[in-house]
Context: one part of a larger RNA
RNA sequence: CGUUGGCGGCGUGGAUUAGGCAUGCAAGUCGUGCGAGAAGUCUUUUGCUUGCAUUAGACGGAAAGCGGCGAAAGGGAGAGUAACGCGUGGAUACCUACCCCCAGGUUCGGGAUAGCUGCGGGAAACUGCAGGUAAUACCGAAUAAUAUCUCCGGAUCAAAGGUGUGAUUCCGCCUGGAGACGGAUCCGCGUCCUAUUAGCUUGUUGGUGGGGUAACGGCCUACCAAGGCAACGAUGGGUACCGGGCGUGAGAGCGUGACCCGGCUCACUGGGACUGAGACACUGCCCAGACACCUACGGGUGGCUGCAGUCGAGAAUCUUCGGCAAUGGACGAAAGUCUGACCGAGCGACGCCGCGUGCGGGAUGAAGGCCUUCGGGUUGUAAACCGCUGUCAGUUGGGAGGAAAUCACAUGGGGCACUCCCCAUGUGUUGACCUAUCUUCAGAGGAAGGACGGGCUAAGUUCGUGCCAGCAGCCGCGGUAAGACGAACCGUCCAAACGUUAUUC
Numbered sequence: 001c002g003u004u005g006g007c008g009g010c011g012u013g014g015a016u017u018a019g020g021c022a023u024g025c026a027a028g029u030c031g032u033g034c035g036a037g038a039a040g041u042c043u044u045u046u047g048c049u050u051g052c053a054u055u056a057g058a059c060g061g062a063a064a065g066c067g068g069c070g071a072a073a074g075g076g077a078g079a080g081u082a083a084c085g086c087g088u089g090g091a092u093a094c095c096u097a098c099c100c101c102c103a104g105g106u107u108c109g110g111g112a113u114a115g116c117u118g119c120g121g122g123a124a125a126c127u128g129c130a131g132g133u134a135a136u137a138c139c140g141a142a143u144a145a146u147a148u149c150u151c152c153g154g155a156u157c158a159a160a161g162g163u164g165u166g167a168u169u170c171c172g173c174c175u176g177g178a179g180a181c182g183g184a185u186c187c188g189c190g191u192c193c194u195a196u197u198a199g200c201u202u203g204u205u206g207g208u209g210g211g212g213u214a215a216c217g218g219c220c221u222a223c224c225a226a227g228g229c230a231a232c233g234a235u236g237g238g239u240a241c242c243g244g245g246c247g248u249g250a251g252a253g254c255g256u257g258a259c260c261c262g263g264c265u266c267a268c269u270g271g272g273a274c275u276g277a278g279a280c281a282c283u284g285c286c287c288a289g290a291c292a293c294c295u296a297c298g299g300g301u302g303g304c305u306g307c308a309g310u311c312g313a314g315a316a317u318c319u320u321c322g323g324c325a326a327u328g329g330a331c332g333a334a335a336g337u338c339u340g341a342c343c344g345a346g347c348g349a350c351g352c353c354g355c356g357u358g359c360g361g362g363a364u365g366a367a368g369g370c371c372u373u374c375g376g377g378u379u380g381u382a383a384a385c386c387g388c389u390g391u392c393a394g395u396u397g398g399g400a401g402g403a404a405a406u407c408a409c410a411u412g413g414g415g416c417a418c419u420c421c422c423c424a425u426g427u428g429u430u431g432a433c434c435u436a437u438c439u440u441c442a443g444a445g446g447a448a449g450g451a452c453g454g455g456c457u458a459a460g461u462u463c464g465u466g467c468c469a470g471c472a473g474c475c476g477c478g479g480u481a482a483g484a485c486g487a488a489c490c491g492u493c494c495a496a497a498c499g500u501u502a503u504u505c
Stems, first nucleotide, its partner, number of pairs: 001499003006355006012348002019311003023308003028069003033066002040059004046053003076266003085191008094183002099179001101177006107141004116131006147156003161171002192238003199229003204226008241263004245256004268289005291302004319345001321344003327341001328339004358388004368379004392446001394441001397438002401434002407428009449494005454475003460489005470477002
């Protein structure tokens, strides 16, 4: 791809244009860090048009802002890369937020700024000026070792509070040490084709001084020397992410790198740094470019190789679904919020596996079909007919499990403890989706095809055709009796599949 198609389980599904993308969602969270506080509700004052406005207070907590942590994970893709990229075995001149352990500290002050208010600019995106406010934001002083520097005399370096009636004790903050986790760098060995690529190299190879980095190093720079690599294949060209694995095979091998796991690289194309423990950062910033969109023509905006979905190209690859119930992650003291990770459902015989499409009896071997030597043979116990069963699907009603934690309340016990923690018991709370299994009802009822039949290769007769039409994997069939073409009947093989094509062994 062609024909056909009943059910279920488990998997799996954009291999081509790393082509372009409408729309929605995919990274937030914390009010126990901070100032401020809308709507609304209740009480209250006044006015009255009797339910509206208004005053004061309490509750309430939306949106935005400052600040902290996260956003460097998770998810996707394989363009680049023949390289210390990967694999394996070593090494150290290094860093590491959150977490664990140990030691010590947490004192006294200050000035701003956003939000806000007022006045503006602009079509918009956005943005200016003035006033004024808070902090776990920012800054100064003190303290100062086991930290850092050192000429060994000394010098230098920190902090923040919150909850609560109440904090040495709970949650935090600062300094130092140690661990864990994660990363960085270097080296030995291994890692495709090509010699119709034979020479390549000037920061090149080494040294000294300096700079830079978390850190070694031509990593960078000045000077000095003239080295370094190569037929054991340098340099160039082509192709390609690598491994665990996967396919095949008795093995050795050969081929391959979908799904899953580990590593690497990329994020419209190219370049750059900022922040930060960590990025030179997929849904951050700046510049340039191509493309697309908005515009009041001045100027702006965007990046699905996230999940769905769309167009294109293509032989070809799915739903713009449900849920945070479980597992995991971020934040939070917690409740909880977020999570297209994930768990599920949907579509596709795309793969593997399982099940069913009935079972027993039934010969005058019915009718019909096909063949015939016209006697019959065959289809064929096949059907009809009789008896039975009830898988699956359908229908009815139950129902284990995926859920145990967390949390709330109560009781008891322990830790110096009415704040915190732990343990035990009891009650309550949480299922998107799936459902084992049992059961009611009815009735053989809803469920078989495809390829092949000359030899290889299991399975043949008749008719049609007449080197025509056609078949064909190879040998080869067909020119008037074709077991090889087409049809019928019969048979063989496999079976919810069967054939074909491509590819690997």

This is a predicted structure of a 505-nucleotide part of an RNA (small-subunit ribosomal RNA, 5' domain) from an uncultured Planctomycetota bacterium. The prediction has a mean pLDDT of 83.